[in-house]
Context: one part of a larger RNA
Molecule: large-subunit ribosomal RNA, domain IV
Organism: Puniceicoccaceae bacterium
Formats: sequence, structure tokens, C1' cells
RNA sequence: AUCUCCCUAAGGAACUCGGCAAAUUGGCCCCGUAUGUUCGCUAGAAGGGGUGCCCUAUUGGGCCGCAGUGAAAAGGAACAACCGACUGUUUAGCAAAAACACAGCUCUCUGCUAAGUCGCAAGACGAUGUAUAGGGAGUGACACGUGACCAAUGCGGAAAGGUGAAAGCUGGAGGUGAGAGCUUCUGGUCUAAGCCCCCGUGAAUGUCGGCCGUAACUAUAACGGUCCUAAGGUAGCGAAAUUCCUUGUCAGGUAAGUUCUGACCUGCACGAAUCGUGCAACGAGUUGUUCGCUGUCUCAGGGAGAUGCUCA
Repeated sequence: AUCUCCCUAAGGAACUCGGCAAAUUGGCCCCGUAUGUUCGCUAGAAGGGGUGCCCUAUUGGGCCGCAGUGAAAAGGAACAACCGACUGUUUAGCAAAAACACAGCUCUCUGCUAAGUCGCAAGACGAUGUAUAGGGAGUGACACGUGACCAAUGCGGAAAGGUGAAAGCUGGAGGUGAGAGCUUCUGGUCUAAGCCCCCGUGAAUGUCGGCCGUAACUAUAACGGUCCUAAGGUAGCGAAAUUCCUUGUCAGGUAAGUUCUGACCUGCACGAAUCGUGCAACGAGUUGUUCGCUGUCUCAGGGAGAUGCUCA
């Protein structure tokens, strides 16, 4: 000096991206317990009190009290916001999460020799199941909801019409040949699927406007005009895990707050099962705050052990 530990005056997060690390708390008993809530919980909420005394001494005995831990091991707490409902799963070896799954919801296919999957096939799974079943896709508890557009793409339907290959049928022309024939070129007719055309379909892929004017202060525009569109974003939410400008503006908290919370709405570029908005409980999740606590720090010091180093 490094490593692993122990202690520390006064202060107590001033450290730092960030309380990272450490410290605090801790078992049992009693009292007591807000808010929210899906009435189950939240909850060990929080907070407070107790965990004893005496005699004798390897031990034995006694007293008292709604009631006694221990050698060690044994929650720090609270308030908010975000995300995900939850328990669970995951990158064996930098990621445990807001990612995956999930119960629930919806659409769609499938009538049984099912659909679907594996296999060249036989055959097997599905299933010794039968639409309250099975396959596929999306969403993801629960509560309240889930708007407009079928123009494009996809899918479904559709005995008309258009187009539509070969084969079939039926013509024409050329070459050759005595002829039969062979061969080459070129029409017509008929015609499957498909495509065109038509209809439907969004919890299918998806999409969801611009300009100008207008109210007796100003400002704004309920209102009007016009262009375009398949239709012009509804409810709800909103500087958001989404906001560039931006540390937006206002309010709160601080002496001081690019973070945080509540609002506003000017949404660069939210928005309704690629779900929207809420939400109790849960979380080694993310963010902010407070109390407690501390060598994180002011600012270092001391100690124990190990290693390094020197000598033998």
C1' cells in the first nucleotide's frame, strides 16, 4: 500500500448520476392501527409498552406479573407517480424487466375418414376427443368503454357479362406428291380456374384533412364560405416510457428543484382489443419526497487478520 473486518468526537447525504455501500430495524407478548378497497385485503400499517426480581450456587427453589427469546441467525418505515393486474417464465456465461406467459375477451376455421400437423408412403398425432370440442390469430384480471372510413390491400360471396391456355370441333393458305398423304402458316368456335366487374367484411392489413372570414375594448371564434377526400380522430387522456422548440406556462414542495406532483392544451408526432381511460392487491421493476439511520461525506484517525515488500 491493497484486501476482509471492527470502532470513532462534532455534524448527519453536505457524498454521488443515484443513499451505491454501510448503518438503522429485527424474535416473542400486549396495546393500538389511517387511507384506499374488487370487502379478501391494505396490516407486522403507523405508533407505543414489556421482555423482570430474589435466595442458593455444576444446581435447586421462591416471588410477582395476562406472561419473562437468544450463543448466533430474524422487517428500516411512510407518502406519491409510472408500467405490468396477480403467482409464474426468460437472455446457462454483462440484461429478471415495463419483455414472455397467464386466467378472461374477441375473431376465424373445423360436422368427423374434422380442420390442422408430421411423413415418399403405410401410418401417426389431433382423440379412444365430437362445436360447452379441437386448430389458428389478436388482446391480456377487473370496471367503464371500444367512434368514423370498404377508396387501396386481404378475405368471403356471387348460375349474369368481359377476358381467358391447351385439348376438342370447324375453315383458309403455302410446300411436296400421280394420288392418298405428310408438313408449315393462319382464322373461327367452344371454354376451367384466375383476373376485370358486382356485393359484403375492421377485436381484417390499414386510414382517420387544408385555406379564408366572422361577436359593440382586445383576444378568441359557437357561426359562415371554399377546396379536397373512402372518411376526415368520436369518448377518454395529454409537455406523457409519446412534446422537437423546452428547464413550455401556472401552482405545490426547497433558502435555492433541467427531476417530481397537480393543472393548462399550442398533441413537432396520443387515441380506442398493434386496445383507450381508470383501478384495490402484488413487484429483488422505474421515478420523486419525508422520517429514522449511519465514515457516503466534511476529513480523516485508530485497531484485528491476510497479502505484498525487506532480511535470514